[in-house]
Molecule: RNase P RNA; transfer RNA
Organism: Bacillota bacterium
RNA sequence: CAAGCAGACCGGGCAGUCGCGGGGAAACAUGGGUUUCCACGAGGAAAGUCCGGGCUCCGCAGGGCAGGGUGCUGGGUAACGCCCAGUGGGGGUGACCCUAAGGAAAGUGCCACAGAAACAAACCACCCGGUUCUUUAGGGCCGGGAAAGGGUGCAACGGUGCGGUAAGAGCGCACCAGCGGCCGGGUGACCGGCCGGCUAGGUAAACCCCACCCGGAGCAAGACCAAAUAGGAGAGAGAAGAAGCGGCCCGCUGAUCUCUCGGGUUGGUCGCUGGAGGUACAGGGCAACCUGUAUCCUAGAUAGAUGACUGCCGCCCUAACAAGGCACAGAACCCGGCUUACAGGUCUGCUUGGAAC
RNA sequence: GCGCCCAUAGCUCAGCUGGAUAGAGCAUAGGCUUCCGGAGCCUAGUGUCGGGGGUUCGAAUCCUCCUGGGCGCG
Numbered sequence: 001c002a003a004g005c006a007g008a009c010c011g012g013g014c015a016g017u018c019g020c021g022g023g024g025a026a027a028c029a030u031g032g033g034u035u036u037c038c039a040c041g042a043g044g045a046a047a048g049u050c051c052g053g054g055c056u057c058c059g060c061a062g063g064g065c066a067g068g069g070u071g072c073u074g075g076g077u078a079a080c081g082c083c084c085a086g087u088g089g090g091g092g093u094g095a096c097c098c099u100a101a102g103g104a105a106a107g108u109g110c111c112a113c114a115g116a117a118a119c120a121a122a123c124c125a126c127c128c129g130g131u132u133c134u135u136u137a138g139g140g141c142c143g144g145g146a147a148a149g150g151g152u153g154c155a156a157c158g159g160u161g162c163g164g165u166a167a168g169a170g171c172g173c174a175c176c177a178g179c180g181g182c183c184g185g186g187u188g189a190c191c192g193g194c195c196g197g198c199u200a201g202g203u204a205a206a207c208c209c210c211a212c213c214c215g216g217a218g219c220a221a222g223a224c225c226a227a228a229u230a231g232g233a234g235a236g237a238g239a240a241g242a243a244g245c246g247g248c249c250c251g252c253u254g255a256u257c258u259c260u261c262g263g264g265u266u267g268g269u270c271g272c273u274g275g276a277g278g279u280a281c282a283g284g285g286c287a288a289c290c291u292g293u294a295u296c297c298u299a300g301a302u303a304g305a306u307g308a309c310u311g312c313c314g315c316c317c318u319a320a321c322a323a324g325g326c327a328c329a330g331a332a333c334c335c336g337g338c339u340u341a342c343a344g345g346u347c348u349g350c351u352u353g354g355a356a357c
Numbered sequence: 358g359c360g361c362c363c364a365u366a367g368c369u370c371a372g373c374u375g376g377a378u379a380g381a382g383c384a385u386a387g388g389c390u391u392c393c394g395g396a397g398c399c400u401a402g403u404g405u406c407g408g409g410g411g412u413u414c415g416a417a418u419c420c421u422c423c424u425g426g427g428c429g430c431g
Base pairs, nucleotide, nucleotide: 001353002352003351004350005349006348007347008346009345010344012313013312014311015310016309017308018307020041021040023038024037025036026035027034028033043328047339048338050337051336052335053334054333055218056217057216058215062250063249064248065247067214068213069212070211071210072086073085074084075083076082087101088099089098090097091096102209103208107207108206109203110202111201123150124149126145127144128143129142130141131140132139133138158176159175160174161173162172163171177199179196180195181194182193183192184191185190222270223269224268225267232261233260234259235258236257237256243253244252277296278295279294280293281292282291283290284289314326315325316324358430359429360428361427362426363425364424367383368382369381370380376414385401386400387399388398389397407423408422409421410420411419
């Protein structure tokens, strides 16, 4: 210098004017306010609502079945399907990346077409014996051996080689893959070595088995105030048990519940933002993270405020100027994650190749 | 805001216990019939199964992430 890998961050800036939202202070008012001043006011994803928790209610949040979820190991955490560190497998020259990765010798199902056969197989070809035809070759039929060869297929009953055999075969041997046992290392997943018998198809994002986890609903939760009114009419279920926030049973409480018609109110307050909170330093830990000290306060609207204009600068567009534009996108109870969208830019560490010294 | 469902031909729908050419009706096009048209009969075309990724030998179907649409709740 070129090409790349990983991580962290910014995501128009400054000043002025007018306006909007909630808050504080002061003055003047007291039909619920008016005026002035002050500081504050969208995000890294506020999004999708895919997971996990806080909080609130359902009498307790109890047991079983069913159902759902997760799935290598160890750790972190309030919790998780998240994060960190490692193991195995795969990819890359490498930095590094990907990985739903328990069990197929518990059982069941499926494996289309092709093929003899899709799980424990004889179609062709091979070999042996018998028999028969025939001119020696060779062919037909019957019985048997054999999974080494051909062919089919995503997949064919361990792979390669040597020996062996009538032909063959883990039948024997060497190496490799897989399985079991022992020894050593590691908390563990697993790794290394030795020995053994000779082998067991794939699919669990098919049913299932094993281990662990899960009560339900959601701020339109829920509490209160005010206003309003017809606790009206009809039908049905109910102590042989209504209803009690997904289903069934047990346990507990024990009288209301469902539908249709016809009406009223559709205002306000709380929940509501200070929290598993941010920043800095120190300590522990490989890290995620944890502990301690100091310091800071940084939106709370309710159909929903966070905007517009002017000046200068930056960037995009353009050969250049002007004009125009500023990526994705807008809080709605709050947090921790994941996923998705994102113009442009900054920094740090590392890899490979080239050149020069 | 919260909960739930759907997407297959131009339109309305099957297929969704994985199996290779994805079907049906209407519509469209061509032909026959008719003097012409309609009806009728015969034939044909039409799909990246909403999009991306994964599991599997194989995906419309199973899993996951998006896109678009619909329903319910005070």